A computed fold for a 64-nucleotide RNA from bacterium UBP12_UBA5184, annotated as Fluoride riboswitch aptamer (crcB RNA motif). Lineage of the source: Bacteria > Bacteria candidate phyla. The sequence was found by an Rfam model in a public genome assembly. Its mean pLDDT, the model's own confidence on a scale to 100, is 76.
RNA sequence: GCCAGGGACGGCGAUGGGGCUCGCCGAUGACGGCCGCUCUGCGGAUGAUGGCUCCUAUCUCGAG
Numbered sequence: 001g002c003c004a005g006g007g008a009c010g011g012c013g014a015u016g017g018g019g020c021u022c023g024c025c026g027a028u029g030a031c032g033g034c035c036g037c038u039c040u041g042c043g044g045a046u047g048a049u050g051g052c053u054c055c056u057a058u059c060u061c062g063a064g
Stems, first nucleotide, its partner, number of pairs: 009026005016055006034044004
């Protein structure tokens, strides 16, 4: 100096924050949701999670 492996770090997973965990990406990237229609516009469904859980916001029902 080169190659391979391992580790560390950072970022991301359709709207906020914490913990745990899974996956992806290395800034040239991961990611930036879905359905229907007469389709560059119009209409519709789910969800603050990638998953679990707690908090916050919002929505629905009931009680005081």